[in-house]
RNA sequence: CUGUGAUAAGGGCAAACCGGGAGCGAUCCCGGGACGCAAAGCCACGGGUCUCACUGAGACAGCCGGGUUGCCGCA
Numbered sequence: 001c002u003g004u005g006a007u008a009a010g011g012g013c014a015a016a017c018c019g020g021g022a023g024c025g026a027u028c029c030c031g032g033g034a035c036g037c038a039a040a041g042c043c044a045c046g047g048g049u050c051u052c053a054c055u056g057a058g059a060c061a062g063c064c065g066g067g068u069u070g071c072c073g074c075a
Base pairs, nucleotide, nucleotide: 002075003074004073005072012037013036017032018031019030020029021028022027035062041068042067043066045065046064047063048060049059050058051057052056
């Protein structure tokens, strides 16, 4: 550097649901909580789904693909 994720080691994130808050809403933030996740870190570029004050605007990265960064092990 490339591929890979068996066995580990140190760990990390956090579904549903509940409490508080923001938003018209999808949804998001904080706390609790763990269904799971080798990128369940980040990006709205493509597809898709969802929302609305719908010729447009927005949401979802834990829907699929892509881009980019990263710990450890093995080859």
A computed fold for a 75-nucleotide RNA from a Fidelibacterota bacterium, annotated as c-di-GMP-I riboswitch aptamer. The sequence was found by an Rfam model in a public genome assembly. Of the family's consensus pairs, 94% are formed in the model. Its mean pLDDT, the model's own confidence on a scale to 100, is 88. It matches the Rfam family "c-di-GMP-I riboswitch aptamer". From the family's description: GEMM was predicted in a large-scale screen for bacterial structured RNA regulatory elements.